Large-subunit ribosomal RNA, half A from a Planctomycetota bacterium, 1601 nucleotides, folded computationally. Rfam family: Bacterial large subunit ribosomal RNA.

Context: one part of a larger RNA
RNA sequence: GGCGUAUGGGGGAUGCCUAGGCGCCAGUAGGCGAUGAAGGGCGUGGAAGGCUGCGAUAAGCCCGGGGAAGCCGUCAAGCAGGCUUUGAUCCCGGGAUUCCCGAAUGAUCGUGUACCCAAUCCAUAAGUACACGAGGCCAACGCGGUCAACUGAAACAUCUAAGUAGCCGCAGGAAAAGAAAGAAAUCUCGACUUCCCAAGUAGCGGCGAGCGAAAAGGAACAAGCCCAAACCGGACGGCUUCGGCCGACCGGGGUUGUGGGGCCGUCGUCAUGAGUAAAAAAUCGAAUUGCCAGCAGAAUCUGGUUGAAACCAGAUCCAUAGAGGGUGUCAGGCCCGUAUGCGGAAGCGAAUCGACUCUAGACGGUACCCGAGUAAAACCAGUCACGUGGAACCUGGUUUGAAUCAGGGAGGUCCAUCUCCCAAGGCUAAGUACUCACUGGCGACCGAUAGCGCACAAGUAGCGCGAGCGAAAGGUGGGAAGAACCCCUGUUAGGGGAGGAAACUGAACCUGAAACCAUACGCCUACAAGCGGUCGGAGCCCUAUGUCGCAAGACAGGGUGACGGCGUGCCUUUUGCAUAAUGAUCCGACGACUUACCGUCAACGGCAAGGUUAAGGCUUUACGGGCCGUAGCCAAAGGGAAACCAAGUCUGAACAGGGCGACAAUGUCGGUGGCGGUAGACGCGAAACCCGGUGAUCUACCCAUGGGCAGGUUGAAGCGCGGGUAAGACUGCGUGGAGGACCGAACUCACUAGUAUUGAAAAACUAGGGGAUGACCUGUGGGGAGGAGUAAAAGUCUAAUCAAACCGGGAGAUAGCUCGUUCUCUCCGAAAUAGCUUUAGGGCUAGCCUUGAGUCACUACGUCAUGGGGGUAGAGAUACUGAAUCUGCUUGGAGGCCUACCCGGCUAUCCUGCGGAGCCAAACUCCGAAUACCAUGACGACUAACUCGGGAGACAGACCCUGAGGGAUAAGCUUCAGGGUCGAGAGGGAAACAACCCAGAUCGCCUGCUAAGGCCCCCAAGUUCGGCCUAGUCAAAAAGGAUGUCAAGAUACGGAGACAGCCAGGAUGUUGGCUUAGAAGCAGCCACCAUUUAAAAAGUGCGUAAUAGCUUACCGGUCGAGUAUUCUGGCACCAAUAAUGAACGGGAGUAAGCAAAUUACCGAAGCAGCGGGCUCGCAAGAGCGGUAGGAGAGCGUUCCAGAACAGACACGAGCCGUACCGGAAGGAGCGGUGGAGGGUUCUGGAAGUGAUUAUGUCGGAAUGAGUAACGAUUAGGCAGGUGAGAAUCCUGCCCGCCGAAUGCCUAAGGUUUCCUGGGGAAGGUAAAUCCGCCCAGGGUUAGCCGGUCCCUUAGUCGAGGCCGAAAGGCGUAGACGAUGGAGAGCAGGUUAAUAUUCCUGCGCCGCUCAUGGAUACUGACGGGAGGACGUUGUGUGGAUGGUGAUCGGGCUGCUAGAACAGCUCGUGGGGCAACCCCGAGUGCGUUUACGAUCACGAAGUCAUCUGAAGCACAAUCAAGAAAAGACCCCGAAGGGUUUGAAUCCAUGGCGACCGUACUAAAACUGACACAGGUAGGCGAGGCGAGUAGCCUCAGGCGCUC
Repeated sequence: GGCGUAUGGGGGAUGCCUAGGCGCCAGUAGGCGAUGAAGGGCGUGGAAGGCUGCGAUAAGCCCGGGGAAGCCGUCAAGCAGGCUUUGAUCCCGGGAUUCCCGAAUGAUCGUGUACCCAAUCCAUAAGUACACGAGGCCAACGCGGUCAACUGAAACAUCUAAGUAGCCGCAGGAAAAGAAAGAAAUCUCGACUUCCCAAGUAGCGGCGAGCGAAAAGGAACAAGCCCAAACCGGACGGCUUCGGCCGACCGGGGUUGUGGGGCCGUCGUCAUGAGUAAAAAAUCGAAUUGCCAGCAGAAUCUGGUUGAAACCAGAUCCAUAGAGGGUGUCAGGCCCGUAUGCGGAAGCGAAUCGACUCUAGACGGUACCCGAGUAAAACCAGUCACGUGGAACCUGGUUUGAAUCAGGGAGGUCCAUCUCCCAAGGCUAAGUACUCACUGGCGACCGAUAGCGCACAAGUAGCGCGAGCGAAAGGUGGGAAGAACCCCUGUUAGGGGAGGAAACUGAACCUGAAACCAUACGCCUACAAGCGGUCGGAGCCCUAUGUCGCAAGACAGGGUGACGGCGUGCCUUUUGCAUAAUGAUCCGACGACUUACCGUCAACGGCAAGGUUAAGGCUUUACGGGCCGUAGCCAAAGGGAAACCAAGUCUGAACAGGGCGACAAUGUCGGUGGCGGUAGACGCGAAACCCGGUGAUCUACCCAUGGGCAGGUUGAAGCGCGGGUAAGACUGCGUGGAGGACCGAACUCACUAGUAUUGAAAAACUAGGGGAUGACCUGUGGGGAGGAGUAAAAGUCUAAUCAAACCGGGAGAUAGCUCGUUCUCUCCGAAAUAGCUUUAGGGCUAGCCUUGAGUCACUACGUCAUGGGGGUAGAGAUACUGAAUCUGCUUGGAGGCCUACCCGGCUAUCCUGCGGAGCCAAACUCCGAAUACCAUGACGACUAACUCGGGAGACAGACCCUGAGGGAUAAGCUUCAGGGUCGAGAGGGAAACAACCCAGAUCGCCUGCUAAGGCCCCCAAGUUCGGCCUAGUCAAAAAGGAUGUCAAGAUACGGAGACAGCCAGGAUGUUGGCUUAGAAGCAGCCACCAUUUAAAAAGUGCGUAAUAGCUUACCGGUCGAGUAUUCUGGCACCAAUAAUGAACGGGAGUAAGCAAAUUACCGAAGCAGCGGGCUCGCAAGAGCGGUAGGAGAGCGUUCCAGAACAGACACGAGCCGUACCGGAAGGAGCGGUGGAGGGUUCUGGAAGUGAUUAUGUCGGAAUGAGUAACGAUUAGGCAGGUGAGAAUCCUGCCCGCCGAAUGCCUAAGGUUUCCUGGGGAAGGUAAAUCCGCCCAGGGUUAGCCGGUCCCUUAGUCGAGGCCGAAAGGCGUAGACGAUGGAGAGCAGGUUAAUAUUCCUGCGCCGCUCAUGGAUACUGACGGGAGGACGUUGUGUGGAUGGUGAUCGGGCUGCUAGAACAGCUCGUGGGGCAACCCCGAGUGCGUUUACGAUCACGAAGUCAUCUGAAGCACAAUCAAGAAAAGACCCCGAAGGGUUUGAAUCCAUGGCGACCGUACUAAAACUGACACAGGUAGGCGAGGCGAGUAGCCUCAGGCGCUC
């Protein structure tokens, strides 16, 4: 280290529970608000906080009712203090009080009345007063105004989505609609609304996708009315010819379509009906009843067990009550309740009765009335199911424009006839929709990752500028009995005892799984190789749910496992994955084919001389239901485009033929299952589009008002003087101080490099760099925004987001795409093809699979026989069409060469002719198979085909062999055809190796036989026979090469002596001739003779300048048997070179290689044997590999109903273990734990029903790893103190760092961080005695500092007003709005912490209807003036600060001591003054320390440098706020001048509100105690031009390992 067992830790699954949710039903209510709502803020208790209640009368006050003995709400106990039988607390009803914000409230709006009144006479607008009303909030439902897009149409534009979402207005408890200018059809109905049905019909529709009525019929409910007008009358106004007319108003009358009414005439009426919700309206009485508090309410004991009795046992009782909950366990009789009965002072309802109130008409005549910028028309739109269509009807815009009953509208263009109805005014309950809320009830709803986001301090914590987003988190126990006391310890941490308790329930608390981390024991492991298993198995350790046995024990079994055989994870996606293709760290929980409606098929059930109800009604034991209800639907008849006809009909001239029907068998309703359609439709996933809002605290630009820029340099114009000129021009010197000038800090920017890149930092640091008086930088306030802003323009920026921000919504957009998709077994089992496709990785149909029903027939299939047609393979070439080589002859022609006067000659050239030889074709064929195919017949087969329905999947294929095309007769290439295998196929072989060879796995066996392939060892099986190979060939390869070797031939030579070697010869003419300098066998050319010989070339090679020399051919000798060449076949050799070592699988092999032969054996999941299971089949028998997929049968989970059973001195669920059972999913029994609910079996039912995988969600735990890091490399050290503990805290000494800051002041922002005491859990990158942490207490003092009661800028709001579908936009008066204007305080002291604020001293301002004094003008929200302004430069000015000297103190040196020198510190303030204070330092005492306190206490002058504000001037062009206040001048009305206005002087009095602590970075902004960022003022010394740089002062720090 591994496996196992046991015991723990960790963690919070599981089980049980529920306080909370979710859904539904019934009833109620359907509003609240200027009498101040909803919602908040702040308060309120004896006591700090949260919740609840309440409001300064503040967990409450008063009255009435109920009720009863205790009470002062809760987290949350205790303490303190109280109340109550004189009735408290508590419950119900009514009343009082009810801070501030909020409609937030009036300088608002509307209406009415009255008054007043402008242009303008009357009158009116405006204005004023009074009264009444409105305003805002609220879940859904409602009616209107406005109005998308994604999406669907497989694209898209009409269309769809959809008049939806959204925004806006308004109303009610409902809203809307509504009493026919209707619907129908020749019959009729009789307001509206809602449901069923009609009906997915009629229709509309790129006639696509889709959209989609109405009438009739059945139900619910039921209800009808009032005006305008004609006519009559009235007060009033106007006109008047005085007869009257006109007008608006009021009263009567009147309200309809068989037309009604008026008017005139003639009759006639008091009964009935109705009613306060409309149509008219007010009041009273009587009795009943409901809601909002409540009351009564039966019946039990004993024993046992237990911690506890409700359990068990035995007796007993009640029941109009055995619903439910509680009580220490399961309770009819213990408690609360339940059945049943009863109850109301006050408040709020309901309905009834009676008073009471209102209430006619008929006939005849007459022709007065019956809704006008209307109906209608034209054009353009919208809505109607209806998209412009033949488009009616209804509504709107523009332009026109009737009629009055002898009239008008409609009936889907229009016209006629006929029928129906009466517009242009209004009201109207019920039936219908919804549920923020209250009361009650229910659930085959959830049970803490579920159910609301929230069971708990939840819209909380937290995040964001904002709109907005938005968690986690339940359980001790019956009872706190919540652990006295003791011990360890610094301990409020933690632990050990004790005690209590039924208990390892101990507060991080029920149960307590897994990952993960330990400890103990058993076995294994240190020469040993790999998916970690599986099969076999020695050794060691052990003993239970089995069997035997009384037992002991045995059999058998459990743990481990040396060694051996075989063996490359899972998922997904693929032709194909160990793949080095995807996904997963591990564990736990959650996590995906559902539901509604419609359709279709199947099995089942009911009925069938058809079946069935829908809405609704009645009833009910309240709940499941039962009974009505026949409107409607389907079937019962079809054919046709239709009219239409009908067992037929259509076509057609047809009584013809043909098509579809009839002849014939059936339907319909229900629930269930499969599949489809419409809906998000299996789950998760876009980028986007649209709507409404939120953002310019970041950033870009603009507006307003403020601020900033060390120092140095250059030297424009102008001017002065000189030169110069007629005068100029020009020019020298000076002066001058310009500039998008120069150098360079602050400031600003971001060019380069390095670092960093799990950072110090989501853009920085370091070192350099650019600009730095300008188109400069910056503060504060403000403006404009999403197809918009802004942009010196980069598609830059618009809050770490930009080729269209962010938030919420449409919304579950869509996704022909990717991923994922959860228990088991059984049977069958594909495809990767065709056609079409804006189609090619998607679909549809067919083919192929499955399942049900039907047809059982030589129907399909195979073999054989017979009969067929064919034009492929092959073959062919005077058999066509083409292609096509060589040669001969010379027929002809041409070319070339020679010759050239002609004639000719030659020719290895071309064409042609003739002859010979030879060759080719997918688109050639005189020919022509094998197979295949068709037909017939016979035979075979335990094979199956065909037809009609339901359900699919698949349409990416791959390799091998054969035949072809493309390619290069390349590809592990590509495209077809035929076959096979893989795909979806395991087993054996090929070392390993989807596709090759063998062979198709139902399960078991320590049986047998074989296939491919093997038989020396690895490794099962032979070492048999005769050959070949020598190369380790075997065990990779070609052209080409080679005396390799074996076998079979051919030819030549050879005992007359071959071949090879050795010995000897190899000569002469002659140096052949020519050529040549030379050429002698051997540069070259010609010739190549002859002689001697056994033989010897006018020479085979080497060689020389040429000779020479060597050698060969050739001859002889020696030797003694085969030699040489060639051809064919077998096996070998060379050719043979690549990157880690690799060409039998290794060892090794001369057979264990190669070719043949013989005969055994081995060898698989094949075949056979024995045994078991299942499917099909009556049986005999046959079958059972399997992906997509089809079909079938089961297991388990949660809940429900019914039946049965077990169980409590205990022991359920869950969890842990187990060697038992089953074919699987799974299931028992037993032991342990656990401590309250369930369990088992059966029959059924309903589903949120099964997870190793979705870069899944949430939680927990690992690994990396005790690793990186601990945030500027300016820096600490020592001693002492404290303390349990000190590198870090405190003190001292030394050291170091900043010092135009890392010092001091102060705006913004933060909001107590400030000071003191205490603490030591968490925060602090470690520790901590310490802290910006925690706890407690304390701290901020103003007339004169800042702000408000003053002013205005940009801009914002905005009475009236103007504009706009609405929301709203603009804007006058006016108001607001600093970053600016105005405006009265300085010095010192003091606290732990504040000071221009307190104190001291000395000042100043305003007000005053206080007192005293003075005296003549004063005077508006009025006028003038002023306030009032740039930049740059120069001068003046002298604040402030520095330095030096002087003087004084101290120290040191020197000196006898001084002087002197050096170092160091100081060299001030107040007061007229006396004088006081301060002052470096010293002394004393004290303190933990700083500090504070006390005493003493010197000098306290001069020089110099610097140069702020202010003021003045100059230059310049870009010409540089507003308003108010103060002061000055004028001055209307008015007031005043002795009854004193106003002002002045003095004294007195008064002077409000807000800020004020701390913080300049560890307190702001950056998620942090973060190397970043953050406006302004002061800012010392030396060197220096300087605020640069370096070193230092004051002062502050040493950066928290």

It was read from a public genome assembly.
The coordinates come from a structure-prediction model, not an experiment, and the mean pLDDT is 81.
Lineage of the source: Bacteria > Pseudomonadati > Planctomycetota.